[in-house]
RNA sequence: UGGCUCAGUGGCAGAGCACAUGUCUAGCACAUAUGAGGCCUGGGUUCAAUUCCCAG
Numbered sequence: 001u002g003g004c005u006c007a008g009u010g011g012c013a014g015a016g017c018a019c020a021u022g023u024c025u026a027g028c029a030c031a032u033a034u035g036a037g038g039c040c041u042g043g044g045u046u047c048a049a050u051u052c053c054c055a056g
Stems, first nucleotide, its partner, number of pairs: 003017004011047001019035005040056005
């Protein structure tokens, strides 16, 4: 650090809750499957930065 709570600490970004859709139901809820969504901003170092450095 996704809407919220937290992992990850140089090489592909993950989990829980929430959200959307499907299945189930007469309907809702529960359950289950799938999906969308993120590294505060701007610079620097590096082949490569969420990770190191500086400023806000």
The RNA shown here (transfer RNA) has 56 nucleotides and comes from Ictidomys tridecemlineatus. The prediction has a mean pLDDT of 85. The RNAcentral record of the sequence draws on Rfam. Taxonomically the source falls in Ictidomys (Eukaryota, Opisthokonta, Chordata, Craniata). It matches the Rfam family "tRNA". By type it is a transfer RNA.